[in-house]
RNA sequence: CGGGGCGUAGCUCAGCUUGGUUAGAGUGCUUCACUGGGGGUGAAGAGGUCGCUGGUUCGAAUCCAGUCGCCCCGA
Numbered sequence: 001c002g003g004g005g006c007g008u009a010g011c012u013c014a015g016c017u018u019g020g021u022u023a024g025a026g027u028g029c030u031u032c033a034c035u036g037g038g039g040g041u042g043a044a045g046a047g048g049u050c051g052c053u054g055g056u057u058c059g060a061a062u063c064c065a066g067u068c069g070c071c072c073c074g075a
Base pairs, nucleotide, nucleotide: 001074002073003072004071005070006069007068010027011026012025013024020058029045030044031043032042033041034040051067052066053065054064055063
């Protein structure tokens, strides 16, 4: 320098092909209940402007362009 993959909640990830209801799961966190306490179980809750910027569209996590970070391959 060229090509490819990944980036979504504190962490691990789904959703992206086929644009459309309020963006989800597990785990962690907070509160409450059960328990003598711990652990455990159950219930409720908080937490995201989907790496960033711009574009297309009535509508973008999803499509397009640029860009940043990490990883892999090639030179």

Overview
This is a predicted structure of a 75-nucleotide RNA (transfer RNA) from a Phycisphaerae bacterium. The prediction has a mean pLDDT of 80. The sequence is in RNAcentral, with records from ENA. Rfam family: tRNA. By type it is a transfer RNA. Taxonomically the source falls in Phycisphaerae (Bacteria, Pseudomonadati, Planctomycetota).